The part of an RNA shown here (small-subunit ribosomal RNA, central domain) has 350 nucleotides and comes from Nephroselmis rotunda. Model confidence (mean pLDDT): 86 of 100. Lineage of the source: Eukaryota > Viridiplantae > Nephroselmidophyceae > Nephroselmidaceae > Nephroselmis.
[in-house]
Context: one part of a larger RNA
RNA sequence: UUGGGCGUAAAGCGUUCGUAGGUGGUCCUGCAAGUCUGCUGUUAAAUCCGAGGGCUCAACCCUUGUUCAGCGGUGGAAACUACAGGACUAGAGGACGGUAGGGGCAGAGGGAAUUCCCGGUGUAGCGGUGAAAUGCGUAGAGCUCGGGAAGAACUCCGAUGGCGAAAGCACUCUGCUGGGCCGCUCCUGACACUCAUGGACGAAAGCUAGGGGAGCAAAUGGGAUUAGAUACCCCAGUAGUCCUAGCCGUAAACGAUGGAUACUAAGUCCUGUCCUUGGCAACUUGUCCAGGACUGUAGCUAACGCGUUAAGUAUCCCGCCUGGGGAGUAUGCUCGCAAGAGUGAAACUC
Numbered sequence: 001u002u003g004g005g006c007g008u009a010a011a012g013c014g015u016u017c018g019u020a021g022g023u024g025g026u027c028c029u030g031c032a033a034g035u036c037u038g039c040u041g042u043u044a045a046a047u048c049c050g051a052g053g054g055c056u057c058a059a060c061c062c063u064u065g066u067u068c069a070g071c072g073g074u075g076g077a078a079a080c081u082a083c084a085g086g087a088c089u090a091g092a093g094g095a096c097g098g099u100a101g102g103g104g105c106a107g108a109g110g111g112a113a114u115u116c117c118c119g120g121u122g123u124a125g126c127g128g129u130g131a132a133a134u135g136c137g138u139a140g141a142g143c144u145c146g147g148g149a150a151g152a153a154c155u156c157c158g159a160u161g162g163c164g165a166a167a168g169c170a171c172u173c174u175g176c177u178g179g180g181c182c183g184c185u186c187c188u189g190a191c192a193c194u195c196a197u198g199g200a201c202g203a204a205a206g207c208u209a210g211g212g213g214a215g216c217a218a219a220u221g222g223g224a225u226u227a228g229a230u231a232c233c234c235c236a237g238u239a240g241u242c243c244u245a246g247c248c249g250u251a252a253a254c255g256a257u258g259g260a261u262a263c264u265a266a267g268u269c270c271u272g273u274c275c276u277u278g279g280c281a282a283c284u285u286g287u288c289c290a291g292g293a294c295u296g297u298a299g300c301u302a303a304c305g306c307g308u309u310a311a312g313u314a315u316c317c318c319g320c321c322u323g324g325g326g327a328g329u330a331u332g333c334u335c336g337c338a339a340g341a342g343u344g345a346a347a348c349u350c
Base pairs, nucleotide, nucleotide: 003322004321005320006319007304008303012318014201015200016199017198021194022193023192025088026087027086028085029084030083033081034080035077036076037075038074039073040072041071042070043069049065050064051063052062053061054060091191092188093187094186095185096183097182098181099180103177104176105175106174107173108172109171110154114150115149116148117147118146119145120144125136126135162169163168206247207246208245209244210243211242215241216240220236221235222234223233258317259316260315261314262313263312266295267294268293269292270291271290272289275286278283299306300305323350324349325348332343333342334341335340
C1' cells in the first nucleotide's frame, strides 16, 4: 500500500463560511463519451499452458494448438452515468402571518455587599489558627450610627430550563441587529450535500499602548508547621483580574462521538408555537411539528454501554490512525513584538 478502523484501546480538525473537486430528486426526448456486445488488426521469436513426437527415461529438444487481457479500427444496443433540450415539485430557497429566547452590539439606570475617607458614640482589645505568631490598636482600633467616594460582580427567581456554529451568554430598561421555530396558502424550480487550499470567529493565561484598580491574588516579604518546608495554614502584597484599541490562536476547546439525508418498537417528563377540549379567567385535555432529558426493544459493541438526539441499517463528502519510548523533540519553512503556535522526522532502544 491493501485491508481494517476513529465514545473509553492509536485515531473526528475548537467551530463555522465557502472555492476547486467529489456526490446528487422525479418524468420525457435526443446523443453515444463512459458502459455492454459482434467482427477485425496488433501484442516478434524463445518462454508458460494443452496435445503429440525425438534422444533407452528424465532434464533437454522438436512439431502443433488455444487463449485471457490490453491498445487501435469498424458495426450495433440504449437500461444506468455523463452531455444537450423540455417538463415537474416531495429536496432547497423566498414571500405572507405569528411566536419563544441570559443570541450579539451600544447607551442609560438600580440596589445589596466590600474597601477606603470624614464625623459622632465609646474603651481595650481586634484579627487569625489545630494551637499560635507575624499583623492592626490608647497617635483611640474592633463594635455601632450618620455622610461621602471608588471599582468589580449581579442574591432570590434558577430548573434535569432557554439561546447561540463553537468559544460562550443572566440586575433592569431602551435603541440597533443575527438566527431559529410554528402556521397557511402562494412563488422560484434541483438553485442541493460535503469541502483540500483559503477566509472568519475562537475560554483562560500571556503580550503592546493608554486608562482604571474596590475585592481577590501568581511573584515576593514576613509568621507558623517541619528533620528540612523554596509547600499545604496565617498576615501582608505586585503583576494580573476591569475598560478601550491591537496581537496571540491554544485547552480534558468533551457528548473525549465530523457534516448531510433516509429508514428502523415503545413508554415517561420538560421547553416553544399552532390547532383542539373544558373553563369567566389563570389554566386544563389531546394530536402534529421543532428542540431538551430519562428508561428501554431489535440491532450493534471487547466490555462498559449506545439505542429515532444511535455507537442500529445504508448512501455521499471531508478529516484522522497504523506498536511503546525517542517526541509533539530536532531541522527547514510559515506566522508572531515576544511567549510561542502551525507543519513535523530520524538515528537509537524495547